Background:
This is a predicted structure of a 71-nucleotide RNA (transfer RNA) from a Candidatus Microgenomates bacterium. Rfam family: tRNA. By type it is a transfer RNA. Gene Ontology term of the family: triplet codon-amino acid adaptor activity.

RNA sequence: GCCCGGAUAGUUCAGUGGUAAAACAGGCCCUUGGUAAGGGCCAGGCAGGGGUCCGAUUCCCCUUCCGGGCU
Numbered sequence: 001g002c003c004c005g006g007a008u009a010g011u012u013c014a015g016u017g018g019u020a021a022a023a024c025a026g027g028c029c030c031u032u033g034g035u036a037a038g039g040g041c042c043a044g045g046c047a048g049g050g051g052u053c054c055g056a057u058u059c060c061c062c063u064u065c066c067g068g069g070c071u
Stems, first nucleotide, its partner, number of pairs: 001070007010024003018054001026042005047063005
């Protein structure tokens, strides 16, 4: 330099055009004589920019970062 894949919550990740899901972690509450366990509720996220579209996390282009391959 070229090619391929990836980037979503603090962490691990699902979701592939219309409301972003879960687990663990966090906060509050219930339960207990107290703790653990258990239960309920809450908060928290689409790498950045542009384009297409009525509508983009999703499709296209560029950039950044990570991983792999070729030279």

The source organism's lineage runs through Bacteria, Bacteria candidate phyla and Candidatus Microgenomatota.